[in-house]
Context: one part of a larger RNA
C1' cells in the first nucleotide's frame, strides 16, 4: 500500500403492515329546545390522547349479555361482579365558559335592573304566539371578474367567463307543461347521455372558437290563479276576537271559458278513511367435518401413513404452510328499517255534447330607434340602458334580412311541479395501486415540535420474543453510570430505538509488498510467495497422427568489384489449434489474493470545428430521481367480416365493476365534377406483358395483379383542347411508429395578476403624559439724571427676551479617525473626537393612514434584519426558440453542418443527404479507352484588337519657347510637345490573332452493378441547418493557428503502424482467437533489424530539427566552362640589375622622376617610367615597373555550380526523443538484404445476407465484390414488480446479505459454503409509478484532509490566602485581606416574561473550564387589601345598531342613537410598627378615614351658583424634609495624656387650632404721596387702622403613659427640594373632556363583593437564535469633600468582585 478475516459504526436490503391512495356501491343535512368548533375541567396516583361535564373515562331504565371487571396503558395500591358487572344497542337526565352568541360590555371574564340584542310576521299591544340568523368536503343557482399565457411580438381576438370575491339553497339544485320545434311531412313540458359535429355559424376570417333541429335512450305528470259570472253562502282562533263589499267564497283557466238556450247522465282527475308484497340492507340465531399414528423441531398447520365433510376448499387467526382447532364461510330463520301511507279497497266530490256570439283572457308590455355587453348566433342570440310606443281573439306573436299576400305554428306580458343527471364530509366493499426516501403533509405525540407580529411555512421518528421468561443473586465502582461472573430462552451477535443488518468508514488481526525512485490507479501475458473443504478438472515428459499460408540451414555449381544473388537438393525439413498412447503429478493444474516483469495506456459524462484538458459537472457511499395518460388524425403489423363493416348510450341476464345476449340512432364505404343551379361514369372493345400455370421446354401459349390505347362522366366551352373522375375494397379492434391539443421528458427564472396579513420596526399625523445641570450675553418695557421749543435723543440703572452663546446635565444626533472589530460582543457593535442640547427640541402610553398604496422639511428614502412597488396564499406544474441531466445488452445500415423562405440569424418550415417498408420488372452505370460536338481556363501573344509601357535614332507638317540674322516680310539654329518610322525593353481579373491539360453532353467497346430485384415511382420514421484540417484555384487584408469563397480528400463518425509525445501528414479502413507476409518508416544503443556495399563531399558538432532562419559577404573547400602564359622555362620566391642625357621644361624662396602647368623625347641596353608608391624644407634615401640567373611545371584571369563560414538576441537548466555520432550513426549518389501495421495470405470459429432440405429446431452450401462508426432509422433479447395459467421448491431452512466456482459474445444465469428465519422460484401470455455515475439533482449516512495547519476564543470588570462540605474544590459556603460602582453595578415602579420566586434532593444535559452550585433536573411550598391600582368618567380614536352607499359583503365618507377607548389624563377613602423560608399601605397590634344602608335626633327650600379644568416663560413671599454652623446630652474608636474623630439625639395618617398674600366692608381723606424684585397704584377714593373671608405634605397641641432605640431620646440659627400663595411678560400659537364634588347637618349600628399582588425588570428571568459590551419609558434628584455645577474626581448608604 493492497486484499480478505474478527468487530464497531451506519440502517440499505428482504419480510411483514392498526396507515394510506384509487375506484364503486349506499346514504346525504344540521342549528335559538343554543349547533358546527373550541377553552377549562374531570381519574387514588394522572404529563398526553380518548371518554364525559361539577352527576365530569361517567347517573337512571329497557332488552341483549353471561364471568369476568376498573379506555389507550401489561404498574402500586384498592374496589366492583350469578341480588348478574364489564360490554353492545334504543330511550332518558346531567351537559360549566366561549362560540350564530342573542340583557350590557369584554382575547373564553365581568356588570346589572335577569333580559327573543337585532329584523320580520300575528297580535287580545304581554315579547303573548312564531320566523330568520351560524356551520356543512364538494357539488348547484345567481352577481363582480384578473392575468401569466396562446397569436412564436402586439392592441381585436385567446387563456375565459377560468382563478378569485359577493350572495343564497338543498340533499340535490336549477330547468319545466309551447306566443315551442318543423317544414309542406310532422312533433307534442323539462332534464341528462349518445349521436348530429369539429358540422352550421363567429373570427386581425389569423390564432383559435364553436351550437341546434332532427334521431336513438334514460325517466315520465301533469297543474293552479288573474278576469267575465255571482255576492257573505266563507276563513283563522289561545274562544276574548280577528280578516273580509279595496270581495271571503264559489265559479273558472285553453281540443278556452262567462252567459244564454237545448240535451245526455256519473268511467279522468282531485280529497277523505284503511292499508300490503317483492326487493334491499342492519342487527341476531343456528351452521358440517381429525386435534387419529409416526418423523424433524422449542413449537405442527410441515412430511409419511390412514379417515371425514363439502349448498361450507371466500377469508383471517393459532408458537412454520389448518376444509375438518377457534372466529368465520354456504344454504336457512327472526326482528328492525327502507320501500310507503305506495299498490290495492271504501268513500266523498266531480265528466260531457250541440247552439247562439253579450262578455272576458295578465300594458310603460309587444313593437321601434340611439348606445353598450354577451353568445356560434351570422342585417337572423340573449340581456341592460335611454327614448318612443300599440291591438284586444273579427286581435296578437313566430316561422334566423326588410315589407306585403297567403299559409303553417302558437296564445306573451301571473304561478307550482316528482323522478331520471352532478358531488363525496359520511358508511360498506374492492383492487394486474403504495409498502415506511413509497403510499395522504401525517402507519408513530401530525396539521405534533419548530419558525414567523401576522397571515402562514411546517419536519422526522414503524418491527424484541411464540410467552416478558425484559437478566434474580453475588462481585469492581462515589454510583440508578459501567462492566464482570451467572440465569431465562430454539436462539441474547434476539438484552428495551432490540427481526434481517448491505455500503461508505473505522479498529484489531492476516497474506503479498514496501525506502533504487516517476505517477488515470488499469488491461493483456510470463513469474514469485500465501491460501487452495465444497462448488471446477486438468497438467507435465515423450512418441504417434494431423499439416494451411509460409518456408529453409548446409552442400554443389554459376553470377556480381562488393554486400549478396540465382539454380539444384526442395515446395523438402520445419510449420497453429485439434487427436491418439506411454509415463509422471493430487497442493497437483485451471482457480483467489498480493507482488513483480514485458507490452500498451493522458478518467468518466457533457458541450464544442475540435478535451487529458489550466472548459463545466461530481468528497464518498445508499436510496430517490426523467418520453406518461386521453381524445382526434395518420401510417403500418394483426385478427374478424366484405359492397359493407361496427355499433354508441342504454336494456335484459349471469356465478354481477371484467362475462353473455339484445340496440344501426349513428359513422365510415359503396359516384363524381361543379362556385352553384344541376348533371351524372367501362358488369372489358383493343394491344404488351411480370410472377404464376401448362407444354412439343435455350423456348412457345396463357396469363390475376400490372401498363398502353380506346371509350365514357363532368367543368370551362364557338370550337379546339384542358382540369378532375371512371373497369367495386372497405370496415372495426388489439398492438407498434408519428403527428396536434392538453403541464406533455424531467428540473431550472426574473416576472404578471386575484384575495388576504401587516404602522409591536420606521415615516406623518392625532390626543393624553413626562423630561431639559450650570454658566454667559442682556431686547422691549420702566425709573432717575441730562439735553431739546417738540419730535425724541444721550448716560446710568432696572428689566430678562431670543428656532441666542458656551455646555461630556439629562437626552438626542453621528462629522473624522475612512482606528478596533470584522467566522465580531453586535446581521451596524467599541473608543476617542465631533454636532444639537427652550426648540421646526427630545419622549413614553393610546390611536390613524396600507401595496401602484401609505409617509416622505425629497434621499427612490421608510413602510417588521424585505422596497424603482412590502408580505403570504392562490391562478400554477405561467412561459423560457435558453443552460443542464434523461438509466440494460446485441445485430444491420449510417447522415449533416449545405439550398430557399423566415422581424431570420442560439429557432423553425421544405429540398438535398440518412433509413425502413412497399409496388413494378430490366436495365443502370462512378472506371478506361475511342469517335462525334461544346468550352476560352492555364500558358502564351500583343508588328492581331483595346489598355498600360523603358530607351536610343531618323524624319515631317504644325504648334510653343529661347537665340541669332535681317530694316522688315522672313530665314537659320536649339529645345520642348505632337506625328510617323527603325531599333530596343515590358505588361493585363473584367485584351485576345491563338491556346492545352482537363470538364461536359451523346453514342460505341470493355470493366462493374444487377431477376438474390438494379434503375424508376409511392409511402412512414429521422436527424441535420455553430463546422474543421491539408492540397489545388480565387477575393480581403501588413499579417494571423485571420477573415471569406470554391473543387477535392480526411477529421467530425476512424480505431491500427509510421511522424518523439501530435483530430484531420504517410502507410492504412478494425467481426473473434492464431501462423506467416509486407506497406509507411527505420536497420550504433535505448529499440525489432545494416555498426552493409561501391562512390563523392562537409571539419562547420554544419548535421543527425518543424521553424529546411533573410538581405548582405566570404582567396572555407570541391567540381565546372571559357580566354590568357608556359621547358624557346610559365607563377610565386632568392639573388642581381633598375642607367646616361637630365636637377626636361615652365612654375617656384626651393620644385631635383614624386606642390602644380605643359610635353612626355633620344641614347646605352637583357632591361630600366621626361617614374606606380613611401619619403625630404629641397635633396637625399627605400620600393615598384621592367630585365637578368638561381628553381624547375604547370600558372593565371573570368563565370556557374555543391558543401560549408559570418550575418544570427529573452527572460528558472540545458539538448538532435536521448545516449552519443566526424572515410559517419551527417549529406548526395547508386545497390544489396533485414526489420516493419489489426494492410495482404492463411487455420480455425462467430455474425449477417442468400440458397437447399425440415413441420419447425437442427444441419448442408455460397459470399474476389459481407461485419469501423456519432446523430439517427430498423431489427433481436436480458433484467424488476404484480395479474392469470402450467410445474416445482421450502423449518431435513425461503427472501435478502457475505465469500467463492462455473457457464454466456453481452445484458445475465446458475452452483457451493456461512449468515439468516420464513417464505421463494420455472415455462407460456399479459400489465406496468421497470434498470442511474453524472442534473452546482433530492434525502440519510460517512470519510479523508488531521491528531495536522495552527496556540484563534472562552463574549472589557481582581483577586489571594485560611478554614468548611465533599468520592472530587481556581470557581459552592464562612472568614480575613485586596479591589470596583456610587446623576450606578443603589433603591422603588412600568412594560414585558411567567413560577424564573422559597426549601429539600440531586448532577446525565444546560452552565462556553470544574461544579458538591444555579434562572438547569425531580418533589413540595409560596401572591390574603372597604381605604395602592383597576373597577368609575371621557380624549384622540373604535365598535354596534338605523339610514344611505355598492350587483353585493366581514366594505364605506357621513347622520343619529349608542358603546368601547387612559392600571402615566379626571378621580370619595390608611397611617406607624411588627411579623414569613418565600405575602404585606392587603396579614397582626394600635390609632384613623371614606361611601351606602338601617335607626334615631335636628333641619326643611332646593336650587342658583362655583369647583372639577389646564398654555410658555419669568419673579417675588411663605416654607418642611435634607444639608451645614454653634452649643448641650449619649453610644462608639483611637489616645499615656492633652484631646480628636464618627454616629445618633425619633416618632405618621388624622383631630383641634395658629397661620401670610390677596380681597371685602367700615374708617381716614392724600392734589403729590404710597409701594414693588419688576410692572405700578390713587379723588370712581392713596397710605393709615379696625373687622370678615381666607394656604401649605406649614406650626404648636392632641394621637403618644402606644410604639422605636443599648442609651440620649434638645435648643437655636443660616440656606433651602417638595409642598403653598401672589406678580409681571409673551402669542397671526390663547394652551381638553366627562364624570363627579362643593353648595348641603350630627350620633349609633351595619355592610363595603370581584380582579392584580410571587419573583426579575437586566452587562443572566424583557427584546436582540445564546447567561450577547446592542436597544428598553419613570421617580428617588440637595448624601459628603472641594466646586458655577447632576461636570470630572475620590468617598458613604448599598450593592458587587462567574
Nucleotide at each position: 500500500c493492497c486484499a480478505g478475516c474478527u468487530g464497531g459504526u451506519g440502517g440499505a436490503u428482504c419480510g411483514c403492515u392498526c396507515g394510506g391512495c384509487u375506484c364503486a356501491a349506499g346514504a346525504g343535512c344540521u342549528g335559538a329546545a343554543g349547533a358546527a368548533g373550541g377553552a377549562c375541567g374531570u381519574g387514588c396516583c394522572a404529563a398526553g390522547c380518548u371518554g364525559c361535564g361539577a352527576u365530569a373515562a361517567g347517573c337512571c331504565u329497557g332488552u341483549g349479555g353471561g364471568a369476568c371487571c376498573c379506555g389507550c396503558a401489561u404498574g402500586g395500591a384498592g374496589g366492583g361482579g350469578a341480588a348478574g358487572a364489564a360490554c353492545a344497542c334504543a330511550g332518558g337526565a346531567u351537559u360549566u365558559c366561549c362560540g350564530a352568541a342573542u340583557a350590557g360590555g369584554a382575547a373564553u371574564c365581568c356588570u346589572c335592573u335577569u333580559g327573543c340584542a337585532a329584523u320580520u310576521g300575528c297580535u287580545u299591544u304581554g315579547c303573548g304566539c312564531a320566523a330568520u340568523g351560524g356551520g356543512g368536503a364538494a357539488c348547484g343557482u345567481c352577481g363582480a371578474g384578473a392575468a401569466u399565457u396562446g397569436a412564436a411580438a402586439c392592441a381585436u381576438c385567446u387563456u375565459a367567463g377560468u382563478a378569485u370575491c359577493g350572495a343564497c339553497a338543498g340533499g340535490a339544485a336549477g330547468a319545466g307543461a309551447a306566443a315551442g320545434c318543423a317544414a309542406a311531412c310532422g312533433c307534442g313540458a323539462u332534464g341528462u347521455c349518445g349521436u348530429u359535429a369539429g358540422u352550421a355559424a363567429c373570427g386581425g376570417c389569423g390564432a383559435g372558437u364553436g351550437a341546434a333541429c332532427a334521431c336513438g335512450a334514460u325517466a315520465c305528470a301533469g297543474u293552479c290563479c288573474a278576469a267575465a259570472c255571482c255576492g257573505a253562502a266563507g276563513c283563522c282562533u289561545u274562544c276574548g276576537g280577528g280578516c273580509a263589499a279595496u270581495g271571503u267564497g264559489g265559479u273558472g283557466u285553453u281540443c278556452g271559458g262567462a252567459c244564454u238556450g237545448a240535451c245526455u247522465u256519473u268511467c279522468a282527475g282531485c280529497g277523505g278513511u284503511a292499508g300490503a308484497a317483492a326487493g334491499a340492507c342492519g342487527a341476531c340465531g343456528a351452521g358440517a367435518a381429525g386435534u387419529c399414528u409416526c418423523c424433524u423441531g422449542g413449537a405442527a398447520c410441515g412430511g409419511a401413513g390412514c379417515a371425514c365433510g363439502a349448498g361450507a376448499c371466500a377469508g383471517g387467526g393459532u408458537g412454520a404452510u389448518a376444509g375438518u382447532c377457534c372466529c368465520g364461510u354456504a344454504c336457512c330463520g327472526u326482528c328492525g328499517u327502507c320501500g310507503a301511507g305506495u299498490a290495492u279497497a271504501c268513500u266523498g266530490u266531480g265528466c260531457g255534447u250541440c247552439a247562439g256570439c253579450u262578455c272576458c283572457a295578465g300594458a310603460g308590455u309587444a313593437g321601434c330607434g340611439g348606445g353598450g355587453g354577451u353568445u356560434g348566433g351570422a342585417u337572423a342570440u340573449c340581456c341592460c340602458u335611454c327614448g318612443u310606443g300599440a291591438a284586444u281573439a273579427u286581435c296578437g306573436c313566430g316561422g334566423g334580412c326588410a315589407u306585403c299576400u297567403a299559409c303553417c305554428g302558437c296564445g306573451a306580458a301571473g304561478a307550482c311541479u316528482a323522478a331520471a343527471c352532478a358531488c363525496u364530509c359520511c358508511u360498506u366493499g374492492a383492487g394486474a395501486c403504495c409498502g415506511a426516501u413509497a403510499g395522504c403533509g401525517a402507519a408513530c405525540a401530525a396539521g405534533u415540535a419548530g419558525c414567523g407580529u401576522g397571515a402562514g411555512c411546517g419536519a422526522a421518528c414503524g418491527c424484541u420474543g411464540a410467552a416478558a421468561a425484559g437478566c434474580a443473586c453475588c462481585c469492581c465502582g462515589a454510583a440508578a453510570a459501567g462492566g464482570g461472573a451467572g440465569g431465562u430462552g430454539c436462539a441474547a451477535u434476539a438484552g428495551g430505538g432490540c427481526g434481517u443488518g448491505a455500503a461508505a468508514u473505522c479498529a484489531g488481526u492476516u497474506g503479498g509488498c514496501g525506502a533504487u525512485a516517476g505517477a488515470g490507479c488499469g488491461a493483456c501475458a510470463g513469474g514469485g510467495c500465501a491460501c487452495g473443504a465444497a462448488a471446477g478438472g486438468u497438467c507435465u515428459a515423450c512418441a504417434g497422427a494431423g499439416a494451411a499460408a509460409c518456408g529453409a540451414g548446409g552442400c554443389a555449381g554459376a553470377c556480381g568489384c562488393g554486400a549478396g544473388u540465382c539454380u539444384g537438393u526442395a515446395g523438402u525439413a520445419g510449420g497453429a489449434a485439434u487427436c491418439u498412447g506411454u509415463a509422471g503429478a493430487a497442493g497437483c493444474c485451471g482457480g483467489u489474493g498480493u507482488c513483480u516483469u514485458g507490452u500498451c495506456g493522458u478518467a468518466c459524462g457533457u458541450u464544442u470545428u475540435g478535451a487529458a484538458a489550466a472548459a463545466c459537472g461530481a468528497a464518498c457511499c445508499a436510496g430517490a430521481g426523467a418520453g406518461u395518460g386521453u381524445g382526434c388524425c395518420u401510417g403500418u403489423u394483426u385478427g374478424a367480416c366484405g359492397a359493407g363493416u361496427c355499433u354508441a348510450a342504454c336494456c335484459c341476464g349471469a356465478u354481477c365493476a371484467u362475462c353473455g345476449g339484445g340496440g344501426a340512432a349513428g359513422g365510415c364505404g359503396u359516384a363524381g365534377g361543379g362556385a352553384a343551379a344541376c348533371c351524372g361514369a367501362u358488369a372489358c372493345g383493343g394491344c404488351c406483358g411480370c410472377a404464376g400455370c401448362a407444354c412439343u421446354a435455350u423456348g412457345u401459349g396463357u396469363g390475376a395483379g400490372g401498363g398502353c390505347c380506346a371509350c365514357c362522366g363532368u367543368g370551362u366551352u364557338c370550337a379546339a383542347g384542358c382540369g378532375c373522375g371512371g373497369g367495386g375494397a372497405g370496415u372495426c379492434a388489439a398492438g407498434c411508429g408519428g403527428g396536434c391539443a392538453c403541464g406533455a421528458c424531467c428540473c431550472g427564472a426574473a416576472a404578471c395578476c386575484g384575495g388576504a396579513c401587516g404602522a409591536u420596526c420606521u415615516a406623518g399625523g392625532c390626543g393624553u403624559g413626562a423630561g431639559c445641570a450650570a454658566g454667559g450675553u442682556g431686547a422691549a418695557g420702566c425709573g432717575u439724571g441730562g439735553c431739546g421749543a417738540a419730535a425724541g435723543c444721550c448716560a446710568c440703572g432696572u428689566g430678562g427676551a431670543g428656532g441666542c452663546c458656551u455646555g461630556u446635565u439629562a437626552g438626542a444626533g453621528u462629522u473624522g479617525g475612512u482606528g478596533u472589530c470584522c467566522u465580531a460582543c453586535a446581521a451596524u457593535a467599541c473608543c476617542c473626537u465631533c454636532u444639537c442640547g427652550u426648540g421646526a427640541c427630545u419622549u413614553g402610553c393610546g390611536u390613524c393612514u396600507a401595496g401602484g398604496g401609505g409617509u416622505g422639511a425629497a434621499a427612490g428614502g421608510c413602510c417588521c434584519a424585505u422596497c424603482g412597488a412590502g408580505u403570504u396564499c392562490g391562478g400554477a406544474a405561467a412561459c423560457a426558440g435558453c443552460u443542464g441531466g434523461u438509466u440494460c445488452c446485441a445485430a444491420c445500415c449510417g447522415a449533416a453542418a449545405c439550398a430557399u423562405g423566415u422581424c431570420g440569424a442560439a429557432g423553425c418550415a421544405u429540398g438535398a443527404c440518412c433509413u425502413c417498408c412497399g409496388c413494378u420488372g430490366a436495365g443502370g452505370u462512378a472506371g478506361u479507352u475511342c469517335g462525334u460536338g461544346g468550352g476560352g481556363u492555364a500558358g502564351a501573344g500583343c508588328g492581331a484588337c483595346g489598355g498600360a509601357u523603358u530607351g536610343a535614332g531618323a524624319g515631317a507638317c504644325c504648334g510653343g519657347a529661347c537665340u541669332c540674322c535681317g530694316a522688315g516680310a522672313g530665314g537659320a539654329g536649339u529645345u520642348c510637345g505632337c506625328c510617323u518610322c527603325u531599333c530596343u525593353g515590358u505588361c493585363c481579373a473584367a485584351c485576345u490573332c491563338c491556346g492545352a491539360a482537363c470538364c461536359u453532353a451523346c453514342g460505341a467497346a470493355c470493366g462493374c452493378c444487377g431477376u438474390c430485384g438494379a434503375c424508376g415511382c409511392g409511402g412512414g420514421g429521422a436527424g441535420u441547418c455553430c463546422g474543421g484540417u491539408g492540397c489545388g484555384c480565387g477575393g480581403g487584408g501588413u499579417a494571423a493557428g485571420c477573415c471569406u469563397g470554391u473543387g477535392u480528400a480526411c477529421c467530425g463518425u476512424g480505431a491500427g503502424g509510421g511522424a518523439g509525445a501530435c483530430a484531420a501528414c504517410c502507410c492504412a479502413g478494425a467481426g473473434c482467437u492464431g501462423g506467416g507476409u509486407u506497406a509507411a518508416g527505420g536497420u550504433c544503443c535505448c529499440c525489432a533489424a545494416g555498426u552493409g556495399u561501391g562512390g563523392a563531399c562537409u571539419a562547420a558538432g554544419u548535421g543527425c530539427g518543424a521553424u529546411c532562419g533573410a538581405a548582405a559577404g566570404u582567396g572555407g573547400u570541391c567540381u565546372u566552362a571559357a580566354g590568357c602564359c608556359c621547358u624557346a622555362g610559365a607563377c610565386a620566391g632568392c639573388c642581381g640589375g633598375g642607367a646616361g642625357g637630365u636637377g626636361a621644361g615652365c612654375u617656384u624662396a626651393g620644385a631635383a622622376g614624386c606642390a602644380g602647368c605643359u610635353a612626355c623625347c633620344c641614347u646605352c641596353u637583357a632591361a630600366g617610367a621626361a617614374a606606380a608608391g613611401c619619403g625630404u624644407a629641397a635633396u637625399a634615401g627605400c620600393u615598384u615597373a621592367c630585365c637578368g640567373g638561381c628553381c624547375g611545371a604547370g600558372g593565371u584571369u573570368u563565370g556557374a555550380g555543391g558543401c560549408g563560414c559570418u550575418g544570427a538576441a529573452a527572460a528558472u537548466g540545458a539538448u538532435c526523443g536521448g545516449g552519443g555520432c566526424u572515410c559517419a550513426a551527417g549529406u548526395c549518389u547508386a545497390c544489396c538484404a533485414c526489420c516493419g501495421a489489426g494492410a495482404c495470405c492463411u487455420a480455425g470459429c462467430g455474425g449477417c445476407a442468400c440458397u437447399c432440405u425440415u413441420g419447425a429446431c437442427c444441419g448442408a452450401g455460397u459470399g474476389a465484390u459481407u461485419c469501423c462508426g456519432u446523430a439517427g432509422g430498423u431489427u433481436g433479447g436480458c433484467g424488476u414488480a404484480c395479474u392469470g395459467u402450467u410445474c416445482g421448491g421450502g423449518c431435513g431452512g425461503a427472501a435478502g446479505c457475505a465469500c467463492g466456482g462455473c457457464c454466456g459474445a453481452g445484458a445475465g444465469g446458475u452452483c457451493g459454503u456461512g449468515u439468516g428465519g420464513a417464505c421463494c422460484g420455472u415455462g407460456c401470455a399479459g400489465u406496468a409509478a421497470c434498470g442511474a455515475a453524472a442534473a452546482u439533482u433530492c434525502u440519510g449516512g460517512u470519510c479523508a484532509u488531521a491528531g495536522u495547519a495552527g496556540c484563534a476564543g472562552c463574549g472589557u470588570g481582581a483577586g489571594u490566602c485560611g478554614g468548611g462540605u465533599g468520592a472530587g474544590a481556581a470557581c459552592c459556603c464562612c472568614g480575613a485581606c485586596g479591589g470596583c460602582c456610587g446623576a450606578a453595578c443603589g433603591a422603588g415602579u412600568a412594560a414585558g416574561g411567567g413560577u424564573u420566586c422559597c426549601u429539600c434532593a440531586g448532577c446525565a444535559a444546560u452552565g462556553c473550564u470544574a461544579a458538591u452550585c444555579a434562572g438547569c433536573u425531580g418533589a413540595g411550598g409560596g401572591u390574603u387589601a372597604g381605604c395602592c391600582g383597576g373597577u368609575c368618567c371621557u380624549a384622540a380614536g373604535u365598535c354596534u345598531u338605523a339610514c344611505c352607499g355598492c350587483a353585493g359583503u366581514u366594505c364605506g365618507a357621513g347622520u343619529a342613537a349608542g358603546u368601547c377607548g387612559a392600571a402615566a389624563g379626571g378621580g370619595a377613602a390608611a397611617c406607624a410598627g411588627g411579623u414569613u423560608a418565600a405575602u404585606a399601605u392587603u396579614c397582626c397590634u394600635g390609632u384613623g378615614c371614606c361611601a351606602g344602608u338601617g335607626u334615631g335626633c335636628a333641619g326643611u327650600a332646593a336650587a342658583a351658583g362655583u369647583c372639577g379644568a389646564c398654555g410658555c416663560u419669568u419673579u417675588g413671599g411663605g416654607g418642611u424634609c435634607g444639608u451645614c454652623c454653634a452649643c448641650g446630652c449619649c453610644g462608639g474608636g483611637c489616645c499615656u495624656u492633652c484631646g480628636c474623630c464618627c454616629g445618633g439625639u425619633c416618632g405618621a395618617a388624622c383631630c383641634a387650632u395658629c397661620g401670610a398674600a390677596a380681597u371685602u366692608c367700615g374708617u381716614g381723606g392724600a392734589a403729590g404721596c404710597c409701594g414693588u424684585a419688576a410692572u405700578g397704584g390713587c379723588a370712581g377714593g392713596a397710605a393709615g387702622c379696625g373687622a370678615g373671608u381666607g394656604a401649605a405634605u406649614g406650626g404648636u397641641g392632641g394621637g403618644a403613659u402606644a410604639g422605636c432605640g443599648c442609651a440620649a431620646g434638645g435648643u437655636g440659627g443660616g440656606u433651602c427640594a417638595a409642598c403653598c400663595c401672589a406678580g409681571a411678560g409673551c402669542c397671526c400659537g390663547u394652551g381638553a373632556a366627562a364624570a363627579g364634588a362643593c353648595g348641603a347637618g350630627c350620633a349609633c349600628a351595619c355592610u363595603g363583593u370581584c380582579c392584580g399582588u410571587a419573583c426579575c425588570g437586566a452587562g443572566a428571568u424583557c427584546c436582540g437564535a445564546c447567561a450577547c459590551a446592542g436597544g428598553u419609558a419613570c421617580u428617588c434628584a440637595u448624601g459628603g469633600c472641594a466646586g458655577c455645577g447632576a461636570a470630572a474626581g475620590c468617598c458613604a448608604a448599598g450593592g458587587u468582585c462567574u
This is a predicted structure of a 1698-nucleotide part of an RNA (large-subunit ribosomal RNA, half A) from Natronobiforma cellulositropha.
The sequence was found in a public genome assembly.
It matches the Rfam family "Archaeal large subunit ribosomal RNA". Rfam links the family to the GO terms ribosome and structural constituent of ribosome.